This is a predicted structure of a 122-nucleotide RNA (SAM riboswitch aptamer (S box leader)) from Brevibacillus massiliensis.
[in-house]
RNA sequence: CUUAUCCAGAGACGGUGGAGGGACUGGCCCGAUGAAACCCGGCAACCGACAUUUCGACAGAUGCUAACAGUCGCAAUGCACGGUGCUAAUUCCUGCAGAAACAAACCAUUCUGGAAGAUAAG
Repeated sequence: CUUAUCCAGAGACGGUGGAGGGACUGGCCCGAUGAAACCCGGCAACCGACAUUUCGACAGAUGCUAACAGUCGCAAUGCACGGUGCUAAUUCCUGCAGAAACAAACCAUUCUGGAAGAUAAG
């Protein structure tokens, strides 16, 4: 940089640790009834492996065809072995633009898109 996903799920009670944390802004929260971090446990299934199934291709065998088993490819399902990831609150909400109701404007609300961010694969 590109693509995909981000309203589901996972310890209110494991251990070490000690005051910060939720990316940033503005809010609003979490935290000594212990924050970050590390270990353990758990969740999920993005990538690889493996298993099953559908379809297709290939070569083998044969006089020919079909069936059969084999290899490969797409897809679906499963598994959780390997590589990551995640484990308060929708990515906690929000920042930019548009729409809705009001005579109009602002604020607020709701909806849509975007930006920013996170994770995976390339």
NCBI's taxonomy places the organism under Bacteria, Bacillati, Bacilli, Paenibacillaceae, Brevibacillus. The RNAcentral record of the sequence draws on MGnify.